[in-house]
Model confidence (mean pLDDT): 80 of 100.
A computed fold for a 105-nucleotide RNA from uncultured Aureispira sp., annotated as SAM riboswitch aptamer (S box leader).
Of the family's consensus pairs, 88% are formed in the model.
Rfam family: SAM riboswitch aptamer (S box leader). Rfam links the family to the GO term regulation of gene expression.
RNA sequence: CUUAUCAAGAAAGGUGGAGGGAUCAGGCCCUGCGAAACCUUGGCAACCUACCUAUAGCGGGAAAGGUGCCACUUCCUUCUCUGGUUUAUUUCAGAGAUAGAUAAG
Repeated sequence: CUUAUCAAGAAAGGUGGAGGGAUCAGGCCCUGCGAAACCUUGGCAACCUACCUAUAGCGGGAAAGGUGCCACUUCCUUCUCUGGUUUAUUUCAGAGAUAGAUAAG
């Protein structure tokens, strides 16, 4: 950079000792009944994939291996368009864009 997905799912222990939920800010939360980080074990999922099914492909199954993940929608927010609503870009819903995360190339 390209493509796909992002409202579901899944936690215990040890070390550690004050932060954390991507970034600035705000909101809302988590946290000394122990944050981040690291380690161990367990689990979730099924992106790549051994393997099974299948003439092949699609599809389905499976979970050994490579990643990922295991509070809150990617915790919420910005911009554009469409529709409703309002005295009012007031508020709601939907679609898209941007940003981010993960996988494969």